[in-house]
RNA sequence: GAAGCCGGCCGGGUAAUCGCUUCGCAGUUUACUGCGGGGAGGAAAGUCCGGGCUCCACAGGGCAGGGUGCCAGGUAAUGCCUGGAAGGCGCAAGCCUAUGGAAAGUGCCACAGAAAAUAUACCGCCUGGCCAACGGCUGGGUAAGGGUGAAAUGGUGCGGUAAGAGCGCACCGCGCUACUGGCAACAGUAGUGGCAGGGCAAACCCCACCCGGAGCAAGACCAAAUAGGAAAGCCUAUACGCGGCCCGCGUAGCUUUCGGGUAGGUCGCUAGAGGUGGGCGGCGACGCUCAUCCCAGAUGAAUGAUUACCCUCGACAGAACCCGGCUUACAGGCCGGCUUCUCUU
Numbered sequence: 001g002a003a004g005c006c007g008g009c010c011g012g013g014u015a016a017u018c019g020c021u022u023c024g025c026a027g028u029u030u031a032c033u034g035c036g037g038g039g040a041g042g043a044a045a046g047u048c049c050g051g052g053c054u055c056c057a058c059a060g061g062g063c064a065g066g067g068u069g070c071c072a073g074g075u076a077a078u079g080c081c082u083g084g085a086a087g088g089c090g091c092a093a094g095c096c097u098a099u100g101g102a103a104a105g106u107g108c109c110a111c112a113g114a115a116a117a118u119a120u121a122c123c124g125c126c127u128g129g130c131c132a133a134c135g136g137c138u139g140g141g142u143a144a145g146g147g148u149g150a151a152a153u154g155g156u157g158c159g160g161u162a163a164g165a166g167c168g169c170a171c172c173g174c175g176c177u178a179c180u181g182g183c184a185a186c187a188g189u190a191g192u193g194g195c196a197g198g199g200c201a202a203a204c205c206c207c208a209c210c211c212g213g214a215g216c217a218a219g220a221c222c223a224a225a226u227a228g229g230a231a232a233g234c235c236u237a238u239a240c241g242c243g244g245c246c247c248g249c250g251u252a253g254c255u256u257u258c259g260g261g262u263a264g265g266u267c268g269c270u271a272g273a274g275g276u277g278g279g280c281g282g283c284g285a286c287g288c289u290c291a292u293c294c295c296a297g298a299u300g301a302a303u304g305a306u307u308a309c310c311c312u313c314g315a316c317a318g319a320a321c322c323c324g325g326c327u328u329a330c331a332g333g334c335c336g337g338c339u340u341c342u343c344u345u
Base pairs, nucleotide, nucleotide: 001341002340003339004338005337006336007335008334009333010332012310013309014308015307016306017305018304020039021038022037023036024035025034026033027032041316045327046326048325049324050323051322052321053215054214055213056212060247061246062245063244065211066210067209068208069207070084071083072082073081074080085099086097087096088095089094100206101205105204106203107200108199109198122146123145124142125141126140127139128138129137130136131135154172155171156170157169158168159167173195174193175192176191177190178189179188180187181186219267220266221265222264229258230257231256232255233254234253238252239251240250241249242248274293275292276291277290278289279288280287281286
């Protein structure tokens, strides 16, 4: 100097004038005035997960159903995060993972190919017999060589054989056993066995662990209005409620049809699994402790306009009960650490 990898931060600012909204205080013809404080995000997005909270409801058991899927930790919890193991990619820093079981069973592997499981012989190799013998016919052996395919029944080498083959041997692979290290996933070492042909469980299935439902349009209260309306069926051997089914529990009313009134207001609604800083513990996620701060609460839906200056000349983009994650989008700028290559000293 160039090319990369990982992590973090900002995401227009300052001043003035007018305007919008909310909270507190005071005044006051109760919706006006004055003073003071606050007013969208790193993703508010997607609605994909996990919860808090509210109701069913007094709240259980089982089946079905659903979710996750290497190990150990973190957390309120998770399908999330952290650290490891295994596998794969990269020269490396690093990155990715739908990562339990195929010897419980069932199923699938098109086409090509002889043959894809009850495994096989197309070309070929070896060998016996016959045929007037270039070669062909027929019988036996074979799966090392060739071909097809994503994949051909462990791989390489040596020996052996008529030619071959784990047929035998060595090493590797695979299975089993033991020991060592590690909490564990797993790794290493030694022995043993010629060895059950592979892949797919993001196929059905088996195994382990986890799971009530509905949702702020949840729900609670107040005010007002109407018709404390009408009809039919069932009513403790019944009906209804608890996502489906069974048991169980609870209630005494429930279901259907026709008709009528209301759509207003308050709460829920923002002080929290909260933010920031320091210390201690831990590889880390994170935990403990001390100090400090209050940072939106709208309800057809609030933050806009003008002027001046600065500059990174402005991207993705607007809260609606709240929080923790994941995923997606993003102009431009800044900081830190690490890897490789080239040149110079």